[in-house]
RNA sequence: GCGGAUGGCUGGGCGGUCGCUUCUUUGGGGGAAACCCCAAGGGGGAGGAAAGUCCGGACUCCACAUGAAACGGUGCCGGGUAACGCCCGGCGGGGGCAACCCCAGGGACAGCGCCACAGAGAACAGACUACCUCGCACUUGCGGGGAAAAGGUGAAACGGUGGAGUAAGAGCCCACCGCGGACGUGGCAACACGAACGGCACGGCAAGCCCCACCGGGAGCAAUGCCAAAUAGGGACCUCGUGCCGCUUGCGGCGGAUGACAUGCAUCCAGACGGUCCGGGUUGGCAGCUAGAGGCCUGUUGGUAACAGCAGGUUCAGAGGAAUGAUCGCUGCCCUUCUUCGGAGGGGUACAAAAUCCGGCUUAUAGGCCGUCCGCGCAU
Numbered sequence: 001g002c003g004g005a006u007g008g009c010u011g012g013g014c015g016g017u018c019g020c021u022u023c024u025u026u027g028g029g030g031g032a033a034a035c036c037c038c039a040a041g042g043g044g045g046a047g048g049a050a051a052g053u054c055c056g057g058a059c060u061c062c063a064c065a066u067g068a069a070a071c072g073g074u075g076c077c078g079g080g081u082a083a084c085g086c087c088c089g090g091c092g093g094g095g096g097c098a099a100c101c102c103c104a105g106g107g108a109c110a111g112c113g114c115c116a117c118a119g120a121g122a123a124c125a126g127a128c129u130a131c132c133u134c135g136c137a138c139u140u141g142c143g144g145g146g147a148a149a150a151g152g153u154g155a156a157a158c159g160g161u162g163g164a165g166u167a168a169g170a171g172c173c174c175a176c177c178g179c180g181g182a183c184g185u186g187g188c189a190a191c192a193c194g195a196a197c198g199g200c201a202c203g204g205c206a207a208g209c210c211c212c213a214c215c216g217g218g219a220g221c222a223a224u225g226c227c228a229a230a231u232a233g234g235g236a237c238c239u240c241g242u243g244c245c246g247c248u249u250g251c252g253g254c255g256g257a258u259g260a261c262a263u264g265c266a267u268c269c270a271g272a273c274g275g276u277c278c279g280g281g282u283u284g285g286c287a288g289c290u291a292g293a294g295g296c297c298u299g300u301u302g303g304u305a306a307c308a309g310c311a312g313g314u315u316c317a318g319a320g321g322a323a324u325g326a327u328c329g330c331u332g333c334c335c336u337u338c339u340u341c342g343g344a345g346g347g348g349u350a351c352a353a354a355a356u357c358c359g360g361c362u363u364a365u366a367g368g369c370c371g372u373c374c375g376c377g378c379a380u
Stems, first nucleotide, its partner, number of pairs: 001376010012331007020045011047351001051362002054360005059220004064264004071216005076090005091105001092103004106211002111209002113205003128151002131146006159177005179198002183194004224287004234278005243254005255269005294316001295314008332349007
């Protein structure tokens, strides 16, 4: 200098004028109070993703107790966290020269299922082209036996390379690699390494069903609560023990419904707190609503890190059909034209907007800045 990998920050700035919203100070007025109005000041006001609604929670209601049957989720090991399917660090596998990146990463001897086509043959399979050998024919052909080492088909063919051996061959035998279960060493562990031994090997798919381990109630701020007001305490139909049994004569049991599922328990049932249909009122106000396991910043201690402890600082949006804006001037950055090299002119400036609130993940993003690492080339 070029190329690559990875982490982080920012994503317009300054000033003037006018406007919106919220909190607060002072003064005045109204009101029983809550609170409202006027004037003059001061402080705050849309993001890194506010998005997707994909996970986990806080909070609220159902709902009383026990349970994991059904259903769903996660899936190597260890740690972090309120928790998670998230984060950190490791292990194993794959890609890359490397920095780094990726993996729905437990189980295929619990069972079932699938592996199209091609191919001789796709799980304890198999002879198409070649090989060896015997017999008959005789140029090239037919039949028997041996073999699966060479070639072919395929995503994948029942270990690989070399040697010895053989009629030709084969883990038949040997060396190395690979594989296996024990043994030893290291590690909390997943696992790794080592030397020996050896039946020298009955594939793959579980992001097929399934098995195993762990976790899990449902719905959601349009949750929920209060106040005011209004109507029709509306009407019709249907079904289920109002009956039976037991005995201690007033108790218990039997059916149905509701309470997520199951069991228990509780409540109701002939005038159903059940089911179906028709119809009426309420669309107003207040709360929930913003510091909630709080968040952010600085320092320090521990830890490889995620993160945790301690100390200090910090008014950090709260609307309610929904505020956070409009305008003017200068300027930043990017692109481009001209240039007397001083500059002049033109164009552009991303993705996008809180709505109960947090912790994550995923997706979108013009441009600018900073750090660390890898490779190649050159110079000293």
Annotation
Bacterial RNase P class A from Flavimaricola sp., 380 nucleotides, folded computationally. The source organism's lineage runs through Bacteria, Pseudomonadota, Alphaproteobacteria, Paracoccaceae and Flavimaricola. Rfam family: Bacterial RNase P class A. By type it is a ribozyme. The sequence was found by an Rfam model in a public genome assembly. The prediction has a mean pLDDT of 76.